[in-house]
RNA sequence: CGCUCAUCAAGAGGGGCAGAGGGACCGGCCCUGUGAAGCCCCGGCAACCGGCGUCAGCCAGUCAUCUCGGAUCCGCGAGGUAGCUGACGAGCACGGUGCCAAUUCCGGCCCAUUCCGUGGGAAAGAUGAGGA
Numbered sequence: 001c002g003c004u005c006a007u008c009a010a011g012a013g014g015g016g017c018a019g020a021g022g023g024a025c026c027g028g029c030c031c032u033g034u035g036a037a038g039c040c041c042c043g044g045c046a047a048c049c050g051g052c053g054u055c056a057g058c059c060a061g062u063c064a065u066c067u068c069g070g071a072u073c074c075g076c077g078a079g080g081u082a083g084c085u086g087a088c089g090a091g092c093a094c095g096g097u098g099c100c101a102a103u104u105c106c107g108g109c110c111c112a113u114u115c116c117g118u119g120g121g122a123a124a125g126a127u128g129a130g131g132a
Stems, first nucleotide, its partner, number of pairs: 001131001003130006013042005021031003025108004043100003048096003051092002053088006064081006070074001104124001109121005
């Protein structure tokens, strides 16, 4: 960044500084001087990515290495290891993020239901991984 994919009903807070705002936007409704935002310290949650694990594939094709064979010094053939790639999902929580009031607090658009209400889906947003 008007890009792609996945997830968003679970989970997890204390202290210090600070001093009035915060919950993205709008409406509602909440939180907040029994101290908001922000910053710092410590703690925790979770398991998206990396790492650790298992399995499969590739592995002189232009440069790794071991064994066997051929051949006689040539990667010529085969098999492994390292390595690379992919898949898996029980686990760890070491590294990179993220998160720790309320379902992403609820609605905002569409659909179903006569209305209220409820349910489903989108949009928007957030986070991660990737892409340009």
Molecule: SAM riboswitch aptamer (S box leader)
Organism: Thermocrispum agreste DSM 44070